Predicted 3D model of a 74-nucleotide RNA (transfer RNA) from a Tannerellaceae bacterium. It matches the Rfam family "tRNA". From the family's description: Transfer RNA (tRNA) molecules are approximately 80 nucleotides in length. NCBI's taxonomy places the organism under Bacteria, Bacteroidota, Bacteroidia, Bacteroidales, Tannerellaceae.

RNA sequence: GGCGAGAUAGCUCAGCAGGUUAGAGCGCAUGAUUCAUAAUCAUGAGGUCCCGAGUUCAAUCCUCGGUCUCGCUA
Numbered sequence: 001g002g003c004g005a006g007a008u009a010g011c012u013c014a015g016c017a018g019g020u021u022a023g024a025g026c027g028c029a030u031g032a033u034u035c036a037u038a039a040u041c042a043u044g045a046g047g048u049c050c051c052g053a054g055u056u057c058a059a060u061c062c063u064c065g066g067u068c069u070c071g072c073u074a
Base pairs, nucleotide, nucleotide: 001073002072003071004070005069006068007067010026011025012024013023019057028044029043030042031041032040050066051065052064053063054062
């Protein structure tokens, strides 16, 4: 350089052949339980869905460009 995959919560990831409120596990906070901690249970907070533009009534999802990561290859 060429080709391909990926970027979504603090971390690891799911998501939908575009649709009405964006999710799980772990973690975090509060409460219950306990002499106390852990474990367990309940509740809650936390998101510009990498950035910009386009298409559309509507974009995390489609198109184009950019940045970064991983793999293959010369």